[in-house]
RNA sequence: UAAGUAGGUCAGCCUAAUCCUGCCCGCCCAUCGGUGAGAUGGAACAGGAGCGGAGGAACCAAAUUUUGGGGCGAACCGUUUGAAGGGCCAAAAGUACUUUUGGACUUUUGCCUUUUUUAAUGGAGGACACCUCUCAGUCCUAGCCCGUCAGCUAACUCCGUCGGCAUUGAGGGGAGACUGA
Numbered sequence: 001u002a003a004g005u006a007g008g009u010c011a012g013c014c015u016a017a018u019c020c021u022g023c024c025c026g027c028c029c030a031u032c033g034g035u036g037a038g039a040u041g042g043a044a045c046a047g048g049a050g051c052g053g054a055g056g057a058a059c060c061a062a063a064u065u066u067u068g069g070g071g072c073g074a075a076c077c078g079u080u081u082g083a084a085g086g087g088c089c090a091a092a093a094g095u096a097c098u099u100u101u102g103g104a105c106u107u108u109u110g111c112c113u114u115u116u117u118u119a120a121u122g123g124a125g126g127a128c129a130c131c132u133c134u135c136a137g138u139c140c141u142a143g144c145c146c147g148u149c150a151g152c153u154a155a156c157u158c159c160g161u162c163g164g165c166a167u168u169g170a171g172g173g174g175a176g177a178c179u180g181a
Stems, first nucleotide, its partner, number of pairs: 009181003012165003018049005028042005050161006060151001068149001069146004076123005082117003085113003089110007097102001124141005131176005
């Protein structure tokens, strides 16, 4: 000096949401700077790669289109219960109309509800610190979009690449695989 072996420490999370190139003169921000000239980094702008999503033949599938339908996403499927809304479905009472009959309206009760919501409960799905599986524990099951319209779908076409958190920790245990400093 090079290679190998063994051990130790560190490497953030959710999400498709990352990386590279150009520009990098000027406009904007930050840092340094006789706080000058300027330099560095970032943003902005323009592309690309990767990742993610939608539309779209044949064949196949499905037929059921106001009970609208569909998409992104883990964010769904039930059971019971109380409340609100809806139904003229049934009964009773009342009101006006009416030749008789009868239908119409209002109230109460019962019933129904594939609408909203409260509470309890079961199943199912998702996240948790380098990666995969598993055990355990702790959490989540939101939000948004299209606009009467879309099954699958080769070629092809189009779109997105945001945002939100965390700081010595359950960031735990077991098995396996393995990158960098």
The RNA shown here (c-di-AMP riboswitch aptamer (ydaO/yuaA leader)) has 181 nucleotides and comes from filamentous cyanobacterium CCP2. Its mean pLDDT, the model's own confidence on a scale to 100, is 76. NCBI's taxonomy places the organism under Bacteria, Bacillati, Cyanobacteriota.